[in-house]
Context: one part of a larger RNA
RNA sequence: GCCUACGAGUUGCUCCUGUUGUGCGAGGUUAAGCCCCUUAGGGGUGGAGCCGCAGCGAAAGCGAGUCUGAAACGGGCGCGCAGUACAGCGGGGCAGACGCGAAACCAAGUGAUCUAUCCAUGGCCAGGGUGAAGUGGCGGUAAAACGCCAUGGAGGCCCGAACCGGUUGACGUUGAAAAGUCUUCGGAUGAGCUGUGGAUAGGGGUGAAAGGCCAAUCAAACUUGGAGAUAGCUCGUACUCCCCGAAAUAUAUUUAGGUAUAGCGUCUGGUUUUGUCUGUCCGGAGGUAGAGCACUGAUUAGGCUAGGGGGCUUCACCGCCUACCAACCCUAGACAAACUCCGAAUGCCGGCACAGAGCCACCAGGCAGUCAGUCGCAGGGUGAUAACGUCCUGUGGCGAGAGGGGAACAACCCAGACCACCAGCUAAGGCCCCUAAAUCCGGGCUAAGUUGAUCAAAGAAAGUUGAGUUGCUCAGACAACUAGGAGGUUGGCUUAGAAGCAGCCAUUCCUUUAAAGAGUGCGUAAUAGCUCACUAGUCAAGCGACUCGGCGUCGAUAAUAAUCGGGCAUAAGCUCGGUGCCGAAGCUGUGGGAAUGAAAAUUCGGUAGGGGAGCAUUCCAGUUGCGCUGAAGGUGUUACCGUGAGGGAUGCUGGAGCGGCUGGAAGCGAAACUGUAGGC
Repeated sequence: GCCUACGAGUUGCUCCUGUUGUGCGAGGUUAAGCCCCUUAGGGGUGGAGCCGCAGCGAAAGCGAGUCUGAAACGGGCGCGCAGUACAGCGGGGCAGACGCGAAACCAAGUGAUCUAUCCAUGGCCAGGGUGAAGUGGCGGUAAAACGCCAUGGAGGCCCGAACCGGUUGACGUUGAAAAGUCUUCGGAUGAGCUGUGGAUAGGGGUGAAAGGCCAAUCAAACUUGGAGAUAGCUCGUACUCCCCGAAAUAUAUUUAGGUAUAGCGUCUGGUUUUGUCUGUCCGGAGGUAGAGCACUGAUUAGGCUAGGGGGCUUCACCGCCUACCAACCCUAGACAAACUCCGAAUGCCGGCACAGAGCCACCAGGCAGUCAGUCGCAGGGUGAUAACGUCCUGUGGCGAGAGGGGAACAACCCAGACCACCAGCUAAGGCCCCUAAAUCCGGGCUAAGUUGAUCAAAGAAAGUUGAGUUGCUCAGACAACUAGGAGGUUGGCUUAGAAGCAGCCAUUCCUUUAAAGAGUGCGUAAUAGCUCACUAGUCAAGCGACUCGGCGUCGAUAAUAAUCGGGCAUAAGCUCGGUGCCGAAGCUGUGGGAAUGAAAAUUCGGUAGGGGAGCAUUCCAGUUGCGCUGAAGGUGUUACCGUGAGGGAUGCUGGAGCGGCUGGAAGCGAAACUGUAGGC
């Protein structure tokens, strides 16, 4: 993991509430006990008691009233409306209360055969080494001290087996072993190791102290009991069909993953000219978007000019100047969620209005679930005009929604699935192949495989294409080629030099000219030299400058080869227009089912959840049947019946019991609980 069996809303209560049924009804009903019978079930009797029929007040008490109060014009609660007994069902209460599950707490006991420490009494430690004190001799001293040589045999001494330990590494890790094996290593006469007997016990022991150890269990052992502890937590919770169908919010909470009340769902009864939605019309409230600067605040430039700063003047006063700062005022410009002289569109509120849709409303009661939401779009706050971020408002989805598209993809686009069909039309999206449908038609653009659904900027450029403005041009433009491009003069100054060309100055002037700057750039130390502006000739028709669009180029870097979904495509790319087709559970057609309803008709996606109708299992009562000519059970078959749970029929097997109908009662339905047991 699979198979089989077992496995979770039950039972009790003279508790409460609702609903259904039945009896009686201003009444209803018996309990224990007793009697009887066809005895684990009935029939009588029994009126004690309980509920109802009257309330108000703390009470005395009064009473359709009463209390308050001195008293009510009052105010509170009452005075109309049937109950009660039993049974079933929906909920609640008290009980373990749907089932399984703690970590723990307490009580009484059992444990020191493991292990910790201690007590008593025993046992064990191969071999080798070192050589303390003491002693003897010799030397030495005044005597000592002291030295040397022997002897001696001390030590939590040294090396190293047994023994005790457990340092390193490998192996082992469903092991040979619930702690080992091999290698290596520490102690090994000591605070040593060890046998036997004994002592200490659970908030207690023992501990050279690690919260260690106290029987493979220790920050409080184990066994049994309280005990089904408690678990606002996790998991699980079993047949079918039909109708409706949520919420993830508000308030409160030792409350935040729980709960209560409300909101939203469902069911029952009742009341109603209608309450709800859409459009139009009419009547309202408002201060948003925008805009504005009239207020509040912030703000730029200029003007005018108080005040201040600086300068000048003066012995001082007075005074003058100011491309300093600057209030008010003026001109122009411009900002604001907590500014407003203004001010929409929507939305919102209302209506005996009009039209359409159409039962969506309210009241009372039974039963809930929901209180973690989430994404897109729009308006905002927060954040960084970050987040699949977070917090509000509006709206649509998902949640609880299948189908088509988007390659794949809860939320995007289209569209809301009662069932069947080898019928049709469309939506989004598509129509070269994968792949259903155009290699469709017409006009442009792109050359980058740009693109073909992953996003890209500032910026750069004779890419290309379109529109426009402006200038030159057959009196010859633009480009190219040929020729010229001069003189005063090396302008003046400066400078070592400065000659068109380091720099400064400027009435950059005059002359010869077709034209030629006191010079556009290169160049020289300075000259020289090359060139340009400008002019003529050759040639012959367009040539420049600028602005705004379209599509492209570069800018362009991500970590394992690449890719538009792929193949591939110069259209099968982009753009404008057109015609057709494909395409869904949408719509239509045909057939069928169910709910509501008089019908016509409408409706039938669905989680939590509410309501309804059924199937099956075991047993009981009544009734009616089957069975050795084969019951139940097992295992096959099926043009059978039922929407389904299921029910028939029949072959084989099996070998003795078992059904139908009407009711009743439950140990009443398993795929899930790391479920329990057995098997594989």
Large-subunit ribosomal RNA, domain II from a marine metagenome, 680 nucleotides, folded computationally. The full RNA is in RNAcentral, with records from SILVA.